Predicted 3D model of an 84-nucleotide RNA (c-di-GMP-I riboswitch aptamer) from Methylobacter psychrophilus. The model forms 89% of the base pairs in the Rfam consensus. Rfam family: c-di-GMP-I riboswitch aptamer. Rfam links the family to the GO term cyclic-di-GMP binding. Its mean pLDDT, the model's own confidence on a scale to 100, is 76. Taxonomically the source falls in Methylobacter (Bacteria, Gammaproteobacteria, Methylococcales, Methylococcaceae).
[in-house]
RNA sequence: UUUAAAAUUUGCCACCCCCGUUGUGAAGCGGGCUCGGAAAGCUACGGAUCUUGGGUUUAACUUAAAGACAGCCGGGUUGCCUUU
Numbered sequence: 001u002u003u004a005a006a007a008u009u010u011g012c013c014a015c016c017c018c019c020g021u022u023g024u025g026a027a028g029c030g031g032g033c034u035c036g037g038a039a040a041g042c043u044a045c046g047g048a049u050c051u052u053g054g055g056u057u058u059a060a061c062u063u064a065a066a067g068a069c070a071g072c073c074g075g076g077u078u079g080c081c082u083u084u
Stems, first nucleotide, its partner, number of pairs: 005084003012037002017032006035071001041077003045074003049068004053063004
């Protein structure tokens, strides 16, 4: 110096809820708060879930329609301090 594994948390992120704002909506963004997180960094590639529209039709399916979600599970990709 590199690789692999493990530990740590100065620092990092921020569920729910509240306020503001954008959107028909799922949800996004900003502020407060802090349930948690070792990839809770990035990426809609596969599945799941959700929204809007269409269809079948009357309560749920379907769509070679358009979207949301990376803090649902996989895949891909990148990476920090200290110690062993």